[in-house]
C1' cells in the first nucleotide's frame, strides 16, 4: 500500500471589560493580591475511610453476597496476566455447486459442583431420564392376494431445544459396542506447570441428557446506620430542678394528699349578690433541648516530573507543587482576534469522461482565497478506589493478515 | 443529600419459567318515540426500555428510564 483488530490524550485559545464565591492583606461603606468543576461531577451498583450506636472472646445455625487459576490493592462484584469454551464479516483450504473445514489480532464468558440429595423440562412426539417402538427392516404362522397375529431389532424414517455416544470396516435372519480401528467420554498411572490445565502410554464397550440469573452441597466474606453521621456553642417562650422571701381559716391525715371557705384572675364597661373555670405568688441560679451559629470540611489510599523494579496491572526512591468549598447553594456575561470544523462563492491546477480534437464541455478532488455559521455530553455539596450510563468532534499510537521491493 | 418502593389493556388490579386474564370503560346489536338501565357479543390494544439465562422470560439476573414515598 490494502484490509481487519484495538489502546491512550483533549475536549475551544488568547486579551480586554463588568460581574460572583473563597481565603489573605491594607489606610475596612471601599480597595489590593491569590485561588475558583468533571471525565463523568451522573446512576448510587460495588468496595473503603471517617463517625456514632451495639459488642467479654471463639464457634456454630439462619440470612445475604461472591466463586476457573496466579498476581495487584487498603478493600471489591475491580484491575493485571494465564488458562479453558464460544466468536471471528480478514485471511487460507476443499468442493463443479449450494456448501463445509481452518482461523492472526481481537471480542464474549455469572468459567465451582448436575458422579450428595430433591425439583422442573410446555407443545409435538411410540417414548422426556432405571427411557421406548408409530413408520420401517427381519424371522415365523395364518392367508389366493390384500393384508393380520406372534416374535426380534433400533441402522434407517419421523417428533422435538435435547432421543440414552459419533465415523467407517467387519459380523449378523435383520441388526446392535456385538467385534475391532480412530474420535469423544471416564478412570487411575507418568511427563512439564506454582496452578487453573496441557502432552503422552495404558485400562474400561460406554455407565454420566440439561437447567444451580430453581432449591442446594462446597469453599470464602459480612455486626448495624449513615455528615439529615457525630462533636461544640445556644437565645425568645413554654415546661422542669435548686435555694430564699412571703404564703388566710376550718375539716381530713401519722404527715402530705383531698374537701369547703376566704384570697387573686378571667367570664360585662363599672359595682353588688349568686353561677362556672383557673390559680400558690416573687427573686436569683441550674441543666436538658428546639430555633440559629460554628464545626466535621478540604494535605489527601493527593498531583505533577524523573529514576528503577515487573510483560502488566502495580509497587518502591529522589524532586516539585497547594489545587474549589457553596448551604438555595459563587465558578459567569459582553466584546475582539483566532481556531477544529460545516455551508455557499472565486481564481487558476491536477485527475477522469464525452469528443475527429492542443475546440468546446460535464464530473471528481486538493490547495489557495473571499463572506456566512461555529462548540459534545454535563455542573461539585464528607472525601476517596472503581463499575456503568451519556458524549458533537480533534490528535497520538499499538497489533495481526495478504501482496510488492530490498 | 441520603434511604426506600412500584411499572400488566383507557382506569382498578391477579397472572406456580409453558397459548397474557379479571371487573369497570369501550365498541356492535337488541329493547325504546329518543336516552339511561337491562339483556347479547367483541380483548381490537397491553407486561417502561435494552442485553444476558434458558429449548422457552411478564415471571430469573444485569444495566438505564420514569413515577411515588420517608428522613429537617
Nucleotide at each position: 500500500u490494502c484490509g481487519g483488530a484495538u489502546g491512550g490524550u483533549c475536549g475551544g485559545a488568547u486579551g480586554g471589560c463588568u460581574g460572583c464565591g473563597g481565603c489573605g492583606u491594607g489606610u475596612u461603606u471601599c480597595g489590593c493580591g491569590u485561588c475558583g468543576a468533571g471525565g463523568a461531577a451522573a446512576g448510587u451498583c460495588c468496595g473503603g475511610g471517617c463517625u456514632c450506636c451495639a459488642u467479654g472472646a471463639a464457634g456454630a445455625c439462619a440470612c445475604g453476597g461472591c466463586g476457573c487459576c496466579g498476581g495487584g490493592u487498603a478493600a471489591c462484584g475491580c484491575c493485571c496476566g494465564g488458562c479453558c469454551g464460544g466468536g471471528g464479516a480478514a485471511g487460507g483450504g476443499g468442493g463443479c455447486g449450494a456448501c463445509c473445514c481452518c482461523g492472526a489480532a481481537c471480542c464474549c464468558g455469572a468459567g465451582g459442583g448436575a458422579a450428595a440429595g430433591c425439583g422442573c423440562c410446555a407443545c409435538a412426539g411410540a417414548g422426556a431420564a432405571c427411557a421406548g417402538a408409530c413408520c420401517g427392516c427381519c424371522g415365523u404362522c395364518c392367508a389366493a392376494u390384500a393384508g393380520g397375529g406372534c416374535g426380534g431389532u433400533a441402522a434407517g424414517g419421523g417428533u422435538g431445544a435435547a432421543a440414552c455416544g459419533g465415523u467407517g470396516c467387519g459380523g449378523u435372519a435383520a441388526g446392535a459396542g456385538c467385534g475391532c480401528a480412530c474420535c469423544g467420554c471416564g478412570c487411575g498411572c507418568c511427563u512439564g506447570g506454582c496452578g487453573a490445565c496441557a502432552g503422552g502410554a495404558g485400562c474400561g464397550g460406554c455407565a454420566c441428557g440439561g437447567c444451580a440469573a430453581g432449591c442446594c452441597c462446597c469453599g470464602c466474606c459480612g455486626g448495624g446506620a449513615g455528615c439529615a453521621a457525630g462533636g461544640u456553642c445556644g437565645a425568645a417562650u413554654a415546661g422542669g430542678g435548686a435555694u430564699g422571701a412571703c404564703a388566710g381559716u376550718g375539716g381530713g391525715u401519722c404527715a402530705c394528699a383531698c374537701c369547703a371557705c376566704a384570697g387573686g384572675g378571667c367570664g360585662c364597661g363599672u359595682c353588688u349578690u349568686c353561677c362556672g373555670c383557673c390559680c400558690g405568688u416573687c427573686a436569683u441560679c441550674c441543666g436538658g433541648g428546639u430555633a440559629g451559629g460554628c464545626u466535621g470540611c478540604a494535605c489527601g489510599a493527593g498531583g505533577c516530573g524523573u529514576c528503577g523494579a515487573g510483560c502488566a496491572a502495580u509497587c518502591g526512591g529522589c524532586g516539585u507543587c497547594c489545587c474549589a468549598g457553596a448551604u438555595g447553594a459563587a465558578u459567569a456575561g459582553c466584546c475582539a482576534u483566532c481556531u477544529a470544523u460545516c455551508g455557499c462563492g472565486g481564481c487558476g491546477c491536477g485527475g477522469u469522461c464525452c469528443g475527429a480534437g492542443c475546440a468546446g464541455g460535464g464530473c471528481c478532488g486538493a490547495a489557495c482565497u473571499g463572506c456566512g455559521g461555529g462548540g459534545a455530553c454535563a455542573g461539585a455539596a464528607c472525601c476517596c478506589g472503581g463499575c456503568u450510563u451519556a458524549c458533537a468532534g480533534a490528535c497520538c499510537g499499538u497489533c495481526c493478515g495478504a501482496c510488492g521491493c530490498c | 443529600u441520603g434511604g426506600a418502593u412500584c411499572g400488566u389493556a383507557g382506569c382498578u388490579c391477579a397472572g406456580u419459567g409453558g397459548u397474557a386474564g379479571a371487573g369497570c370503560a369501550a365498541c356492535a346489536g337488541a329493547u325504546u318515540g329518543c336516552u339511561a338501565a337491562u339483556c347479547u357479543g367483541u380483548g381490537a390494544g397491553g407486561c417502561g426500555a435494552a442485553g444476558g439465562u434458558u429449548c422457552g422470560a411478564g415471571u430469573c439476573c444485569u444495566u438505564c428510564c420514569u413515577a411515588u414515598c420517608c428522613a429537617g